About this RNA: The RNA shown here (Bacterial RNase P class A) has 385 nucleotides and comes from a Longimicrobiales bacterium. Its Rfam family is "Bacterial RNase P class A". From the family's description: Ribonuclease P (RNase P) is a ubiquitous endoribonuclease, found in archaea, bacteria and eukarya as well as chloroplasts and mitochondria. It is recorded under the gene name rnpB. The model forms 91% of the base pairs in the Rfam consensus. NCBI's taxonomy places the organism under Bacteria, Pseudomonadati, Gemmatimonadota, Longimicrobiia, Longimicrobiales.
[in-house]
C1' cells in the first nucleotide's frame, strides 16, 4: 500500500413498493384521496475507520463601500488540487545501514558517494528578554588544576660597581592540556613564544563579492577577509501572506385545532351627542355574530443524496495529478434499525489414540456531503528497503 471472512437455514428489527383488512372525506355508486396494521409477498439496509471534530471546501442564512488597528493563522523551493495545515518532486539539516559503481593515496576505513528514517525548515547583523543544576567562568566571559617566569617585587651567591647567575611564586603572563556543562568564544598541523594565542603561514570550515549551472530553494569552483556577528522566534518581537460569523436544530415551501391581532357587514341590541322632556331623524362608541386577511405553534413536504462520484482502460507527467472512452449507482430515516442461533467450509494457536478435538476471528458503528490529517484496533496479503 491492499482484504478485511465464504455459502445456507430459522428466528426478529427498519424503512420502501405491490397486495391485504379497517378507519375518515368525497361521490355521477363506478371511484378516488387521506391515515392505519403483533397480515402477506418482493427486494435493499455502515466503515476503513462511519470516529476524535484537528484543518479545508462545497451548500445556506446574515453580514459587508475602502483602508488601517486589534485578533487568530500559515512559513525551504518549484508542482498537484475547488481548497488546505494536506499531496508529489526537488533542496538543506539530522540520524542510521551500505561500499558493487564514484571520491579520498590503492584492496581496510572514511566520505557532501549511496541507501532509508525524521524535520513548524522565514528572521538571532532591529529591539526586549531566557539559560535550572554542575562549573572558577555562560555573554562584549573565565585562572579552580595546569604552563610560563618574559616584566616588576622577595631570598641567596658572584662581583668594588653597572650587573650577572640560582630560586620561589607576591604581584603577574598565558585559553596549549585537564576538569564542568546541552553550550567555554572556529578545527588539524607546521612555524613562533618566557609559556601561549589567527601572532604568522597551509588545508578544511564560515562571513562578503561577483561569476557559473540551476525557474527556484541551493550547489560549484574562484576572489576577498583572520573569523568580526555563540544558543533559543512550539520566549515576546520582527518581515512576507491569508482570514466575516453561523451552522441541515442551516434555510425554503404549505399549514389545523385553540387563544390572541387587523379588515369588512353587522339585530327590532346598548351607551351618548344635536339646549330641557317625549318621539322621529342623523352621527359617534360598544356591540353578539357573519365572513376575510396575516403572523406563530403542533404536523406534513422539501434541503436529501448522483456526487470536486467508484471501477476499467488509453494518453499526458518522474510523480502527485490531469484528461478522454467505456461501465456502475448500492442506507438514506423519527432520538435513531443495520441484530442473533445453528450447520459446513476458511484463517490462527493449542491438544491429538493422526480418524479427529477444544479455543479464538478486532476496533467501532451512517444523520448534509465531500478533501485530508490524526487516533483505534487483530490477522492476513502484495511490494520496497
Nucleotide at each position: 500500500c491492499g482484504a478485511c471472512g465464504a455459502g445456507g437455514a430459522u428466528c426478529g428489527c427498519c424503512g420502501a413498493c405491490g397486495g391485504g383488512c379497517c378507519c375518515g372525506g368525497u361521490u355521477u355508486c363506478g371511484g378516488u384521496c387521506g391515515g392505519g396494521c403483533g397480515c402477506c409477498g418482493u427486494g435493499g439496509g455502515a466503515g476503513g475507520a462511519a470516529a476524535g471534530u484537528c484543518c479545508g471546501a462545497g451548500c445556506u442564512u446574515c453580514g459587508c463601500a475602502g483602508g488601517g488597528c486589534a485578533g487568530g493563522g500559515u512559513g525551504c523551493c518549484g508542482g498537484g488540487u475547488a481548497a488546505c495545515g494536506c499531496c508529489c518532486g526537488g533542496g538543506c539539516a539530522u540520524c542510521g545501514g551500505u561500499c558493487g559503481g564514484c571520491g579520498c593515496g590503492c584492496a581496510c576505513g572514511c566520505g557532501g558517494a549511496u541507501c532509508g528514517g525524521u524535520g513548524a525548515c522565514g528572521g538571532a547583523a532591529a529591539g526586549u528578554g531566557c539559560a535550572g543544576c554542575a562549573g572558577a567562568g555562560a555573554g562584549c566571559a573565565g585562572a579552580c588544576c595546569g604552563c610560563c617566569g618574559a616584566u616588576g617585587g622577595c631570598u641567596c651567591c658572584g662581583g668594588c660597581g653597572a650587573c650577572g647567575g640560582a630560586g620561589c611564586a607576591c604581584a603577574g603572563g598565558u585559553a596549549a592540556g585537564g576538569g564542568u556543562g546541552a553550550a567555554a568564544g572556529g578545527g588539524u598541523g607546521c612555524g613562533g613564544u618566557a609559556a601561549g594565542a589567527g601572532c604568522g603561514c597551509a588545508c578544511c570550515g564560515g562571513g562578503c563579492c561577483a561569476c557559473u549551472g540551476g525557474u527556484a530553494a541551493c550547489a560549484g569552483g574562484g576572489g576577498u577577509c583572520g573569523c568580526c556577528a555563540g544558543g533559543c522566534a512550539a520566549a515576546c518581537c520582527c518581515c512576507a501572506c491569508c482570514c466575516g460569523a453561523a451552522g441541515c436544530a442551516a434555510g425554503g415551501c404549505c399549514a389545523a385545532a385553540u387563544a390572541g391581532g387587523g379588515g369588512a357587514c353587522g339585530a327590532g341590541g346598548a351607551g351618548u351627542g344635536g339646549c330641557c322632556c317625549g318621539c322621529u331623524c342623523c352621527g359617534c362608541u360598544c356591540g353578539a355574530g357573519u365572513c376575510c386577511c396575516g403572523g406563530g405553534u403542533a404536523g406534513g413536504c422539501u434541503g436529501c443524496u448522483c456526487g470536486a462520484g467508484g471501477c476499467c482502460g488509453g494518453c499526458g507527467g518522474c510523480a502527485a495529478c490531469g484528461u478522454c472512452g467505456g461501465u456502475c449507482c448500492u442506507a438514506g430515516a423519527g432520538a435513531a434499525a443495520u441484530g442473533a442461533u445453528c450447520c459446513u467450509c476458511c484463517c490462527g494457536c493449542c491438544c491429538u489414540u493422526c480418524g479427529g478435538g477444544g479455543c479464538g476471528g478486532a476496533c467501532a458503528g451512517a444523520a448534509c456531503u465531500c478533501g485530508g490529517c490524526u487516533u483505534a484496533g487483530g490477522u492476513c496479503g502484495u511490494c520496497g528497503a